[in-house]
Context: one part of a larger RNA
RNA sequence: GCCGGCGAGUUGCCGUGUCGAGCGAGGCUAAGGGCUUCAGGCCCGGAGCCGGAGCGAAAGCGAGUCCGAAGAGGGCGUCGAGUUCGGCGCGGCAGACCCGAAACCGGGUGAGCUACCCAUGGCCAGGGUGAAGCGCGGGUAAGACCGCGUGGAGGCCCGAACCACGUGGGUGUUGAAAAACCCUGGGAUGAGCUGUGGGUAGGGGUGAAAUGCCAAUCGAACCCGGAGAUAGCUGGUUCUCCCCGAAAUAGCUAGAGGGCUAGCCUCCAGCGAUGAGCGGCGGUGGUAGAGCACUGAUCGGGUAAGGGGCCCUUCCAGGUUACCGAGCCCGUUCAAACUCCGAAUGCCGUCGUGGGAGCUGGGGAGUCAGACGGUGGGGGAUAAGCUUCAUCGUCGAGAGGGGAACAGCCCAGACCAUCCGCUAAGGUCCCCAAGCGCGGGCUGAGUGGAAAAGGAUGUGGGGGCGCCCAGACAACCAGGAUGUUGGCUCAGAAGCAGCCAUCGUUCAAAGAGUGCGUAAUAGCUCACUGGUCGAGCGCGCCUGCGCCGAAAAUGGAACGGGGCUCAAGCCCGCCACCGAAGCGAUGGGCUUGCCGCAAGGCGAGCGGUAGGGGAGCGUUGGGUCCGCGGGGAAGGUCGACCGGAAGGACGGCUGGAGCGGACCGAAGCGAGAAUGCCGGC
Numbered sequence: 001g002c003c004g005g006c007g008a009g010u011u012g013c014c015g016u017g018u019c020g021a022g023c024g025a026g027g028c029u030a031a032g033g034g035c036u037u038c039a040g041g042c043c044c045g046g047a048g049c050c051g052g053a054g055c056g057a058a059a060g061c062g063a064g065u066c067c068g069a070a071g072a073g074g075g076c077g078u079c080g081a082g083u084u085c086g087g088c089g090c091g092g093c094a095g096a097c098c099c100g101a102a103a104c105c106g107g108g109u110g111a112g113c114u115a116c117c118c119a120u121g122g123c124c125a126g127g128g129u130g131a132a133g134c135g136c137g138g139g140u141a142a143g144a145c146c147g148c149g150u151g152g153a154g155g156c157c158c159g160a161a162c163c164a165c166g167u168g169g170g171u172g173u174u175g176a177a178a179a180a181c182c183c184u185g186g187g188a189u190g191a192g193c194u195g196u197g198g199g200u201a202g203g204g205g206u207g208a209a210a211u212g213c214c215a216a217u218c219g220a221a222c223c224c225g226g227a228g229a230u231a232g233c234u235g236g237u238u239c240u241c242c243c244c245g246a247a248a249u250a251g252c253u254a255g256a257g258g259g260c261u262a263g264c265c266u267c268c269a270g271c272g273a274u275g276a277g278c279g280g281c282g283g284u285g286g287u288a289g290a291g292c293a294c295u296g297a298u299c300g301g302g303u304a305a306g307g308g309g310c311c312c313u314u315c316c317a318g319g320u321u322a323c324c325g326a327g328c329c330c331g332u333u334c335a336a337a338c339u340c341c342g343a344a345u346g347c348c349g350u351c352g353u354g355g356g357a358g359c360u361g362g363g364g365a366g367u368c369a370g371a372c373g374g375u376g377g378g379g380g381a382u383a384a385g386c387u388u389c390a391u392c393g394u395c396g397a398g399a400g401g402g403g404a405a406c407a408g409c410c411c412a413g414a415c416c417a418u419c420c421g422c423u424a425a426g427g428u429c430c431c432c433a434a435g436c437g438c439g440g441g442c443u444g445a446g447u448g449g450a451a452a453a454g455g456a457u458g459u460g461g462g463g464g465c466g467c468c469c470a471g472a473c474a475a476c477c478a479g480g481a482u483g484u485u486g487g488c489u490c491a492g493a494a495g496c497a498g499c500c501a502u503c504g505u506u507c508a509a510a511g512a513g514u515g516c517g518u519a520a521u522a523g524c525u526c527a528c529u530g531g532u533c534g535a536g537c538g539c540g541c542c543u544g545c546g547c548c549g550a551a552a553a554u555g556g557a558a559c560g561g562g563g564c565u566c567a568a569g570c571c572c573g574c575c576a577c578c579g580a581a582g583c584g585a586u587g588g589g590c591u592u593g594c595c596g597c598a599a600g601g602c603g604a605g606c607g608g609u610a611g612g613g614g615a616g617c618g619u620u621g622g623g624u625c626c627g628c629g630g631g632g633a634a635g636g637u638c639g640a641c642c643g644g645a646a647g648g649a650c651g652g653c654u655g656g657a658g659c660g661g662a663c664c665g666a667a668g669c670g671a672g673a674a675u676g677c678c679g680g681c
Base pairs, nucleotide, nucleotide: 001681002680003679004678005677006676011094012093013092014091015090016089017088018087019086020085021084022083023082026050027049028048032044033043034042035041036040054061055060064076065075066074067073097236098235100233104226105225106224107223108222109221115200116199117198118197119196120195121194122193123192124190126158127157128156129154133150134149135148136147137146138145162187163186165185168183169182170181171180202218204214205213206212211220239616240615241614242613243612244611249262250261251260252259253258263367264366265364266363267362268361269360270359271358278352279351280350281349282348283347284346289341290339291338295335296334297333299331300330301329302328303327306324307323308321309320310319311318370395371394372393373392374391375390376389377388378387379386400411401410402409415588416587417586418585420584421583422582426578427577428576429562430561431560435575437574438573439572440571441570442569448564454548455547458545459544460543461542462541464539465538466537467536475532476531477530478529479528481505482504483503486500487499488498511526515524516523589606590605591604592603593602594601595600617670619667620666622664623663624662625661626660627659628658635654636653637652638651639650641648642647
């Protein structure tokens, strides 16, 4: 891992509701007892319990009573039958659906491991160093002191046994080993190592102290018990079909991943047109928008109280100002906490319609982590697959079609069957069902098939202004002068550094000069004019489609792919077709309303998690009745049979002794999941 077996809503008592049965103003017995065909049945037993009257704290009164002075008023009652047993739902107390702690407490067992202690024994090759003391000598007044020798001290040195002491490295890591092996290293007369006997025990011991050790276990040992501790937590919870079908909210909670009540679901009973939706009519309001009349904010102008600067002034006063500026006026704006205004939607009332809900009482729930999308807001950064409200939708609990793929988007709500039809979204060149459809236009960028500010003689459409055959625009030829080098400035300043002025003349035309240029001149050029040419040219605005802007990490990879250019792209119009579990058709099943005596008919309905309700299948043993079996029971196995399902027959083979049907009643009653338990392989 697979297979097989085992494996979880029980039982007792009490309560509550419902169904059934009995009796009924009553109902029932309990213990106990008698009889008996003895786990049973029949009978006796009225103790006691519930009901039949309530109100008051009570005395007490009583269809009333209590408060009260009350005959007022109000509260609770009176006017609806109970009770016993049984089935089922649910609750309470019990382990109470099953498995699961970490822990707590009690009583014991442990110091044959290890820590420390007590008693009594044992062990430490060899080598080195050479303290005190002592002797001799020197030395001194005597000493101290010095030298030589002797001596043999030391948690001294080197190093075996020994310690297991474990430094560094390696091997090992389902090991040879639940801590070792190899090399290397530390201690080795000491706080040394070790034998034997003995002692200290669990909030206790022991500890040169690490929370170390106390039998491979230690922040509190192990064993048994309390014990099925508790677990608002995780996991698991076994046959079928039919009807309905949620919630992820509010309030409160030592509450926040748990509860309680309400909300939303279901079942039963009662009420009987009251319900959601839609339409008419009537009402309500201060949002969107808008506005500036209030409250504030706001830009410019005018006017102006007041203030500042300057002048004047002994004080008082005065003059002036292109400064600031309340208020008022004109024009321009802004506001969730502004409103002179003010919708749509909403909300309330009422009437009506079709439709089929609604309300009340009671039994049973589940839900209290929601998610995304549209819209209106708050928070955030006018970020987030962000967060928090409101409202609607979908998912949740919803399959089908589309979207390449994709819970929450678009279409659409799956009772079953069909090798029938029509459509929705979306599509119709190929992959791939259906148009290389038709008419008109646009795009040339593979734009389509990702993106901004910004940039650009891309290209289509529209309208506007100006110039033009008296010749525009572009190009080419020619001219582009003179007072004058204007004045100033400057080393210079001559059209062309800068400042000021910017006139006059000749002319077809020509600036006191557009740019280049020079040290300054010079030179080139432009404006402007003539000529050549001969028909359109220039500018800005609105708008369709396109261009640039455009860099990312495995890998082409920003159309699903191929591929597509009067399109297979984009816009407008039109016809046809494809396309779903939608709609229709044909047949069938189930539920429910109405009609019907019935058979049946006519409508409507049948997605579904948590969950409520209903109806069944099967297993084991029991009761009654009926059957089968060595001429082969159960069980096993194979088979193309029956039933809407759980399931049920029949036949063959196997097997070798029990088994089935109907009805009733009772449960150790259904397995795929619990890192389930046991076994087999």